[in-house]
RNA sequence: UUAUGCUAAAGGCAAACCAUCCGAAAGGGUGGGGCGCAAAGCCAUGGGUCUGUAGCCCUAGAGGGUAUGACUGCCAGGUUGCCGUG
Numbered sequence: 001u002u003a004u005g006c007u008a009a010a011g012g013c014a015a016a017c018c019a020u021c022c023g024a025a026a027g028g029g030u031g032g033g034g035c036g037c038a039a040a041g042c043c044a045u046g047g048g049u050c051u052g053u054a055g056c057c058c059u060a061g062a063g064g065g066u067a068u069g070a071c072u073g074c075c076a077g078g079u080u081g082c083c084g085u086g
Stems, first nucleotide, its partner, number of pairs: 002086004012037002017032006035073001041079003045076003048071003055066004
C1' cells in the first nucleotide's frame, strides 16, 4: 500500500422501550436502556421507503394532490479510521 475479517486484544457505536424537548408529521436532540453492528464513523450522490390540515395547488365543502421534509441501523456509491491475517 492492497485484499480480507476465522481467532484474538484495546476499544467504539447503540435497536426496541421509558422520560423529556423540538417538529404539522415522518422523524430528530438529551438522559436511561441494550437488539445488535467490522465501519451501525461521515456524506442525501443514485435508487428505494416514510411523512405531507406545515407550505403550495385544486375543490362550494368534506377532501384530494404535491417534497422544498425525513430515513446512512434500507441498498448501492464516495470518503476517513482501530487491530489481526495474507

This is a predicted structure of an 86-nucleotide RNA (c-di-GMP-I riboswitch aptamer) from Firmicutes bacterium UBA2598. The sequence was found by an Rfam model in a public genome assembly. The model forms 95% of the base pairs in the Rfam consensus.